[in-house]
């Protein structure tokens, strides 16, 4: 230098013909318990790496760019 891959909640990740974003863990509250832990219930939390474009509508399509990992030279 070229090619491929990942980037979504605090962390690990899911999300198919584009249709309005989820799980587990964690955190907070409650129940239970003498207390803690465990267990159960409930809740909070996202401008989707960044900036544009297309579209009624973009996590998904297009362009540019940053970054992680890998391959080729």
């Nucleotide at each position: 230098g070229c090619c491929c891959u990942g980037c979504u909640a605090g962390c690990u990740c899911a999300g198919u013909u584009g249709g309005u974003a989820g799980a587990g863990c964690a955190u907070a509250a409650g129940a239970c318990u003498c207390u803690u832990a465990a267990u159960c219930u409930c809740a909070u939390g996202g401008u989707g790496g960044u900036g544009g474009g297309u579209u009624c509508a973009g996590g998904c399509c297009c362009c540019a760019u940053g970054u992680u990992g890998g391959g080729c030279a």